[in-house]
RNA sequence: CCGCGCUAGACGGGGAGGUAGCGGUGCCCUGUAACCUGCAACCCGCUAUAGCAGGGUUGAAUUCCUGGACGGAGGGCCUGCCUUGUGAGGUCUGGCUCGGGUAAGUGGUGAAGAAGUUCGGGUCCUGCGCAACGAGACAUCCUGAACCGUGUCAGGUCCGGGAGGAAGCAGCACUAAGGGAUUCACCUCGUGUGCCGCAGGGUAGCCUGAAUGGAGCAAACUGCCCGGGUAACGCUCGGAAGGUAUGUUCGAUGCCAGGUGCGCGG
Numbered sequence: 001c002c003g004c005g006c007u008a009g010a011c012g013g014g015g016a017g018g019u020a021g022c023g024g025u026g027c028c029c030u031g032u033a034a035c036c037u038g039c040a041a042c043c044c045g046c047u048a049u050a051g052c053a054g055g056g057u058u059g060a061a062u063u064c065c066u067g068g069a070c071g072g073a074g075g076g077c078c079u080g081c082c083u084u085g086u087g088a089g090g091u092c093u094g095g096c097u098c099g100g101g102u103a104a105g106u107g108g109u110g111a112a113g114a115a116g117u118u119c120g121g122g123u124c125c126u127g128c129g130c131a132a133c134g135a136g137a138c139a140u141c142c143u144g145a146a147c148c149g150u151g152u153c154a155g156g157u158c159c160g161g162g163a164g165g166a167a168g169c170a171g172c173a174c175u176a177a178g179g180g181a182u183u184c185a186c187c188u189c190g191u192g193u194g195c196c197g198c199a200g201g202g203u204a205g206c207c208u209g210a211a212u213g214g215a216g217c218a219a220a221c222u223g224c225c226c227g228g229g230u231a232a233c234g235c236u237c238g239g240a241a242g243g244u245a246u247g248u249u250c251g252a253u254g255c256c257a258g259g260u261g262c263g264c265g266g
Stems, first nucleotide, its partner, number of pairs: 001266006009058003012030004020047005035055005064259005070254001074250004079245006086238004092234001094233001095230008104222003108217002116212008124201006130194002132191005139182005149174004157166003
């Protein structure tokens, strides 16, 4: 150096989760030349040599082992920022809104006379009156009683020898109670009535007339000050989702370097 037979080893690895921890089952990533059966999330098997049990293939190397501040799929974590939606706050010179004040600006008003002051009238109250309206009474007219209202009472009835007399239905006329209508005058009462009158009272405010006065008045908008409210928005704080950036951590296939046993024969 070559050949044959063995053995260690290998027949996937990783992330999150879960766990005291490790491995597995389920999820995700990577990847294949990457075996089979059984077990398992109200788990399964183990214990730092950390899946267990059974079977199979390969085997000392392109396949095993070690190292690498090589590379980096993918995952986890922290922080910052952005967006969206959400909860809370009301100390924010924010926004919106209400009230009070001020009078710098705009506008208004004022020498055709402001504010202020004085006097009168009205508005207000009480009493009386007048008017209006309404109701009632009165008045006038109409109607109004089978009998039990009045008058007149045909017919018929009754009394009488007769003359004559009596009661009296219907009808007609009238009337009582009652009903209806009318209108002014008068009377009584009432009133959510009145550009009404008289007398008295009151006069804070408002309106108005006059006198005086001689330059302000007023506060609509802006500005400024004070106070209250609100929470759509801004703001502050909290937590959520998505995105993005930096950092940190784990890290697959891969890449680089190194290492790897025993026996027999030539």

Bacterial large signal recognition particle RNA from a Syntrophomonadaceae bacterium, 266 nucleotides, folded computationally. The sequence was found by an Rfam model in a public genome assembly. The source organism's lineage runs through Bacteria, Bacillati, Clostridia, Eubacteriales and Syntrophomonadaceae. The model forms 92% of the base pairs in the Rfam consensus. Rfam family: Bacterial large signal recognition particle RNA. Its family is annotated with signal recognition particle, plasma membrane targeting and SRP-dependent cotranslational protein targeting to membrane, signal sequence recognition in the Gene Ontology.